[in-house]
RNA sequence: GAGUUUGAUCAUGGCUCAGAUUGAACGCUGGCGGAAUGCUUUACACAUGCAAGUCGAACGGCAGCAUAGAGAGCUUGCUCUCUGAUGGCGAGUGGCGAACGGGUGAGUAAUAUAUCGGAACGUGCCUAGUAAUGGGGAAUAACUAGCUGAAAGGUUAGCUAAUGCCGCAUACGACCUACGGGUGAAAGCAGGGGAUCUUCGGACCUUGCGUUAUUAGAGCGGCCGAUAUCUGAUUAGCUUGUUGGUGGGGUAAUGGCCUACCAAGGCAACGAUCAGUAGCUGGUCUGAGAGGACGAUCAGCCACACUGGAACUGAGACACGGUCCAGACUCCUACGGGAGGCAGCAGUGGGGAAUUUUGGACAAUGGGGGCAACCCUGAUCCAGCCAUUCCGCGUGAGUGAAGAAGGCCUUCGGGUUGUAAAGCUCUUUCGCAAGAGAAGAAAACUUGCUAUCUAAUAAAUAGUAAGUAUGACGGUAUCUUGACAAGAAGCACCGGCAAACUCCGUGCCAGCAGCCGCGGUAAUACGGAGGGUGCGAGCGUUAAUCGGAAUUACUGGGCGUAAAGCGCGCGUAGGUGGUUUGAUAAGCUAGCUGUGAAAGCCCUGGGCUCAACCUGGGAACUGCAGUUAGAGCUGUCUGGCUAGAGUAUAGUAGAGGGUGGCGGAAUUUCCUGUGUAGCGGUGAAAUGCGUAGAUAUAGGAAGGAACAUCAGUGGCGAAGGCGGCCACCUGGACUAAUACUGACACUGAGGUGCGAAAGCGUGGGGAGCAAACAGGAUUAGAUACCCUGGUAGUCCACGCCGUAAACGAUGUCUACUAGCCGUUGGGGGACUUGAUCCUUUAGUGGCGAAGCUAACGCGAUAAGUAGACCGCCUGGGGAGUACGGUCGCAAGAUUAAAACUCAAAUGAAUUGACGGGGGCCCGCACAAGCGGUGGAGCAUGUGGUUUAAUUCGACGCAACGCGAAAAACCUUACCUGGUCUUGACAUCCUGCGAACUUUCUAGAGAUAGAUUGGUGCCUUCGGGAACGCAGUGACAGGUGCUGCAUGGCUGUCGUCAGCUCGUGUCGUGAGAUGUUGGGUUAAGUCCCGUAACGAGCGCAACCCUUGUCCUUAUUUGCCAGCACAUAAUGGUGGGAACUCUAAGGAGACUGCCGGUGACAAACCGGAGGAAGGUGGGGACGACGUCAAGUCAUCAUGGCCCUUAUGACCAGGGCUACACACGUGCUACAAUGGAGCGUACAGAGGGUUGCUAAGCCGCGAGGUGGAGCCAAUCCCAGAAAACGUUUCGUAGUCCGGAUCGAAGUCUGCAACUCGACUUCGUGAAGUCGGAAUCGCUAGUAAUCGCGAAUCAGCAUGUCGCGGUGAAUACGUUCCCGGGCCUUGUACACACCGCCCGUCACACCAUGGGAGUGGGUUGCAAAAGAAGUGGCUAGUCUAACCUUCGGGGGGACGGUCACCACUUUGUGAUUCAUGACUGGGGUGAAGUCGUAACAAGGUAACC
Repeated sequence: GAGUUUGAUCAUGGCUCAGAUUGAACGCUGGCGGAAUGCUUUACACAUGCAAGUCGAACGGCAGCAUAGAGAGCUUGCUCUCUGAUGGCGAGUGGCGAACGGGUGAGUAAUAUAUCGGAACGUGCCUAGUAAUGGGGAAUAACUAGCUGAAAGGUUAGCUAAUGCCGCAUACGACCUACGGGUGAAAGCAGGGGAUCUUCGGACCUUGCGUUAUUAGAGCGGCCGAUAUCUGAUUAGCUUGUUGGUGGGGUAAUGGCCUACCAAGGCAACGAUCAGUAGCUGGUCUGAGAGGACGAUCAGCCACACUGGAACUGAGACACGGUCCAGACUCCUACGGGAGGCAGCAGUGGGGAAUUUUGGACAAUGGGGGCAACCCUGAUCCAGCCAUUCCGCGUGAGUGAAGAAGGCCUUCGGGUUGUAAAGCUCUUUCGCAAGAGAAGAAAACUUGCUAUCUAAUAAAUAGUAAGUAUGACGGUAUCUUGACAAGAAGCACCGGCAAACUCCGUGCCAGCAGCCGCGGUAAUACGGAGGGUGCGAGCGUUAAUCGGAAUUACUGGGCGUAAAGCGCGCGUAGGUGGUUUGAUAAGCUAGCUGUGAAAGCCCUGGGCUCAACCUGGGAACUGCAGUUAGAGCUGUCUGGCUAGAGUAUAGUAGAGGGUGGCGGAAUUUCCUGUGUAGCGGUGAAAUGCGUAGAUAUAGGAAGGAACAUCAGUGGCGAAGGCGGCCACCUGGACUAAUACUGACACUGAGGUGCGAAAGCGUGGGGAGCAAACAGGAUUAGAUACCCUGGUAGUCCACGCCGUAAACGAUGUCUACUAGCCGUUGGGGGACUUGAUCCUUUAGUGGCGAAGCUAACGCGAUAAGUAGACCGCCUGGGGAGUACGGUCGCAAGAUUAAAACUCAAAUGAAUUGACGGGGGCCCGCACAAGCGGUGGAGCAUGUGGUUUAAUUCGACGCAACGCGAAAAACCUUACCUGGUCUUGACAUCCUGCGAACUUUCUAGAGAUAGAUUGGUGCCUUCGGGAACGCAGUGACAGGUGCUGCAUGGCUGUCGUCAGCUCGUGUCGUGAGAUGUUGGGUUAAGUCCCGUAACGAGCGCAACCCUUGUCCUUAUUUGCCAGCACAUAAUGGUGGGAACUCUAAGGAGACUGCCGGUGACAAACCGGAGGAAGGUGGGGACGACGUCAAGUCAUCAUGGCCCUUAUGACCAGGGCUACACACGUGCUACAAUGGAGCGUACAGAGGGUUGCUAAGCCGCGAGGUGGAGCCAAUCCCAGAAAACGUUUCGUAGUCCGGAUCGAAGUCUGCAACUCGACUUCGUGAAGUCGGAAUCGCUAGUAAUCGCGAAUCAGCAUGUCGCGGUGAAUACGUUCCCGGGCCUUGUACACACCGCCCGUCACACCAUGGGAGUGGGUUGCAAAAGAAGUGGCUAGUCUAACCUUCGGGGGGACGGUCACCACUUUGUGAUUCAUGACUGGGGUGAAGUCGUAACAAGGUAACC
C1' cells in the first nucleotide's frame, strides 16, 4: 500500500496478502563451473579403523630388521651360528608433552557472559640479567628363575643403570625471624681441542644444550568490585554459616572458604525467595530508523565428557581418548572373575520431514617431542557426495511469408500459435576428443665465503653464492587444436488483491481455496487443452523470523457514544513543583586520554577473465572508564520574598450531617350512632366483602409510615444522597477588609474511610405498599401482563455486605482562549432610591465563535490550547467464567486465565423498507343505499380421484365461462393398434418418366398390386423449365427440456402522482438541497416563500367519439312547401327547408360579476349558455417492482431424439365422477305467470352468403326461388312497455331439472359425444349460515337485439339500444395508496431479524473417589572411594646413632566430611480416571416467542 464487516458511507478494529530472509524439508524438473554450508531431532546406543606422542645427544640394554666381520654346513650362492661391532631400536627406567589442538551445549538466570575497573596471587616452556653446576650414598624396572590364573594379570627370589631417588658441602639473590640469628639447590649430555697429566677410559680447557637458585619481563591463569543481561506476583516474604567481628586453620592468594567464641544482623515492591525457560558475546536476519527475532558456520569466553562422587600427579586438571569408588548399560568368561565409554575423524543402528566418504596427504599453515635429521598430528590442507545456498556461463546467431502443415478458437469471413518451424548463411562459449602445461616451494640440507662468539682455521648463530631434494590436490587451473547446431528447459500461475483468456468435460458432485470466495447444465475460480504471464537450472509448496502492524505507539496510539476514567474521598512511598542571592558540580555540555580483539557491516584500492569469494588501507564500533574545563537549566546546600497554599477577625446563604422532641392531612383498624342492599373491581368479568347490616355518612379512639401546597434545568454535600416544625451538637463553602506564616503545594501505587437498593445476623416494630404464595380471569397454554388477598421486606437500634446504566457513560489539579441570554448566594458603584442601571466574584443552566471530533456533538462547568500525576484499553465469542489466593455468617465480592472457535464483532451517520409510531390527504376503502354471490337445479372452468389416455399451460389480489372468437372426425399436442425412414415439408446432386388421369382387387385405413387414357411448353436440337417416381448424402423434422439463458408481447401496483437529470451550494463521505415549508388542486396542478436556478419522463393538452349551432354536399337517405298516382306507402316529378348522412368550422377560456384568500394561486356563489369549472366516454400507462406469465402464437442460445421424442392412418380420449371450489344461467313468483291485442330502437352481418313473397307442417323445418356484392334487398317479428282477460299465495296456471316417446337440421358420420321441435313426465327450490362481490347517473337494476368463432353447436365473450332509480352525514374504523416526520439490532428489507431449554453428533476444557510418574523442601537413616585428624597394631633401603634404637615412611584401625541408596512427611508439576458441570461447532429436529417498531407489559443495570 491492497483485500475483507455495509444496500451504500465514514470511523474503529481484527484477519489476510504483496517484500526480505533460512544450517531448511517436500513435489516436479535438472547442462557446466567457481565459492561456501551440511544431525536444528535421542547430551540416544555404538561394531571396526584411525585421532598423542616423542627423545638412544638422559639410562640399562638389545627381542625383531639391516650392514659388517668371524665361523659352520654344503647344492658356490643360499641357510644357520657367533660378535651390540655399526645403522638403528620392540619392551622397560627417565624427561617433556598428554591441562593444547578437536567435539558438544546437557547443566547454568549467575561460582556464567559483556564492558570498565581493582589488589591479596601463581606461572613449565620463552626473553633479559645475576650467581652456581662441588662431593657422596641407597635402591629399582627391564632381565633371569620359580609359583599362580581361562584371561586381565598377580606374586616370590636374584642382578643392574641413569638427567630416577636420598643425604653432605656451599648460598649472590630468596624465605623465616624473637632481629640475636636460622633455613633451603643442582645433572649431566654432545662436539672440538693447543699445552700439561693419564690406569689411555679420560682428566683438563672450551663451545653448545641441559640443570640449580634468584631478579625482572612477556604471555597465560586464579581472585574481587561496578553496570548490563528472558518470563511469571494466580511465587511476598527469604536467610542461622545466615550478616558482621575476633582468634585459629586452610589456599598460590583475599574471603564464613572452614572452625571456636561474640554480636543480631543481611536481602526484598528499583521485585528478594520460588517456579519456568535459556550457554553468553562479537555478530546474523529484518527494519527508513528506533526497535524486534535469533546466537548454525567463523572468532572470544564458559560449562561438560556414560550418570554421580572423589582425589592423585603436575607449572597448570579435580583431567574427553588418566586413576579410584558407586550406579545403569554392553561385551568376554573355564562362572572364580575381568573389560568398556565416538558430545574427536570417518562410519553403524535408532529417532526424525531432514543433514555427506569407514577417502588422500603431512606438500603448505600450525602444534608436540628432539641438537638435528626426523617422527607424530582425522588440527589442518585437499579430494568425494548433495541444485542446500550465493555467484557466473550456456542451451545458439542472422535471414526466412507460401504467413506451410498440425493444434486451438471462430461471427465460418477469418484469427492465433508465428519468423516460430522448415529452408539458406554463420559461430563453437560450455561439454566431448587430442596435445602442451603452471603458481602454490620457501625454509631445511651440502659446499664455499663473510661477520659474531672463542685460545681456535672446531662447533654454533646470522648473512651471502652455488648445488641438491621435496606437491596430497593433479596431468588440476590455464592455453592450443579438431568435429558437429551438433549433447543441454523446466516450474508455477492466468476471478480480485496480482502480470496473464478462451474452448471442452463436470453439474453444490468431483474438487479448489492465502483472504474474499468458486462449483446446484452456458464455471476466465474444479479437471484437460490451446494461448498467455512470471521466474529460469531452477520453479513452486510447507515451516519459521522481521516487515508492512502507528496492531503495545520511546521515536509513534488511545479512553463521552467504537475496547478503555477506579462509585467517591483522605493519605504513605514515589513522581512533579512559585520567585530570588550565593555555593556546589550529581545530572548536563565541551575538549583530551585509555579502551571498545580479529573477522563481519560501510568507504576505497588490489587479486582470481567478471561476479560470488579472497585481500591491503581507512572509517565506524553511537559504549565504558579516567581527566581538564563550563555553570544557562534540573538537583543538593544556604539566605531571603509573597503572587500558590494556609491561619486569624467580621458577616452571608443553605432539604449538609447527628440526636431529642412536637405537629397536621391522609390510609387502615376498632368502638358507637344514622342507614339499607348492595359494595368492590375490570376491556368485560369473577374471586373477595355484605342482611351476623357492608359500602356510604357522623363522632370518638389506636397505631405506624410518609411529610401535599411552597417547589424552581432552585439550594447543600466528595460521592452515595438530603425535603413538615423546634431545640442542641457539628462539617464545609462563599464575601469584605486588614494582619500573620513563608512553598507549608499538586497528584497519589499499596493503605484507609464513606458508599443507593436488595440481602444477611440479633432484638424491636408493622398503618400502607408488597417479592414468594393462594385464588379469580385471559389464553392453544399463561408457573406472566389484569383483579382480589397476602408473608418476608420496607421502619428503628446495633453489626455485616461493598455492589448498581454508583452516568455528565466525561479522573484530580493548574494556566490561557469571542460573545449573548437566564438563574442562586455575596460585594462595589451610579442616580431618577426602583419590579432600576453598571460592574465584580462564587455556583448553576440555555445558545453559540474559533478550535476539536469518525460523526453525533463539545464549546471558559471543553470533548479547545498546554502542563503535572494516577487509573484503564489492545478483534468478537469462550468469560468477568475456571483454577488458585484474599475477604465474607452466607449470598457472594475481588484479583483473573487458557484450550477451542469465528472473519468478523462494533460506533456514528445515509438511503430505503417496515411499525399492533405520529400528522396530513386520496380511492365504491368504509359509511349511506340498490342489486347480487354463498343455500337449489343446471351450464361452464379448476382441484382431486379415476383411466391405456383422461395432452399441455395458467395458482392470492394479478389462475379457475383463463390460452379455447366454437374438442362428434379433423382440430389434437394424449392413448391403443397398424405402417414409413432423406422422410408429411425446404434446398442441392444423379437417373427415369410429361404432368395428370380411368377402373378393379386386398385392407379399418394409411398403403400395396393390377389397369385405362395421355405424350404437353421453350429450344441454338446439345438440352432446359415446372411436375412425378427412384437413389445417395449433406440435411429435414420435434406442441421434446430450460420463461431461472433470451427477444417480442402481456398482466400488476396504477391513470397512483410520482421518477429523475445538468450546473451550483452544503457534507470527509454515502448523500442532501432542488422535490422540503405556507396555501391550493383530480394532479410534483398552480402561487408564494426559499441556496438554489433550470430541464426531462410522467399529469394536463394535442387524437377519436358523444352533446349545440353554422357552412358545404344530396343518393340508395329525407319530404316543409308545389304537383301526380294509389286502398295505402317518398311510390313518382321535383325540392335541399327539416331529420339523417359526412367533410369543414364555431363553441368553454374560471372569459364576466360578487364574496373569501395574502393585492397570489385558487375556492364558493351567480349571470349568460346546448354544455361550467377535466362537460360525458375512449385511446393513451413515467422510473421501476414481482427471476410475475408465455420456449404450446412467433422468434431464438444451449441441451436432447434421429428405422424415432420425427411422419401417416383407424379407433378411443380431452365429454370419466364418492367429492371440493370459482364464474354464470334459470328460479323460488302477483312490481308475477299465462292468453289476446297495440306500439317504439340502435348497432351490425350477408355470394361456399343473407334469403323475401307464396305453399306444406302444431312445430323444429320443408318447398320455393324474387331481390341483394347492400343508407336500395334480406337476416328482422325487437323485448320489457301499454291495453284487456285469467290465476289468488298453493310447491301453485310458480319453477323447470330429469326421464320416456316421436321428430327436424347440419354433417362421410350425431353410440361414446351436437343443437333444436312436439307430446308426456314435473325433481330441488318458498329469497339462502358464517362470510363476501359490484355500483355514485343515463350509472345500478331490468329488457331484448346483433356480431365474431362457426358445416352444426353459447347460459360464455364483444357490441347495441329500450325502460330507468336510491344514497353519499362524514373520514372514527377495515383495505389499498401518496407526502412529511419518528424508532429500528430489518436491507432476500416484518412472509424480516432473532433468544433460550430439550433431542442428536463431534471438539477442547473445569470438577472428580482416586491412580501413576517427574522435580523439590524438611526430618532422619546410611556410609564406598577419597582427603584430613588421631593412633595402644604390623612392616620398613638411603639420614642420625651411644648400634639398643631414633627420625621419617607405608599398611592397618578409628573419627569427621561425604556420593549412591532408604524411610517418613509436605510442596509443586505432568499424565490418566467411573461419573459429572457448563462451553463451542454442526442447510433444512422439538417447544415456545424473550429482544429489535410503543416488538404488541418500553427496554436495560

A computed fold for a 1501-nucleotide RNA from an uncultured marine bacterium, annotated as small-subunit ribosomal RNA. The prediction has a mean pLDDT of 85. The RNAcentral record of the sequence draws on ENA.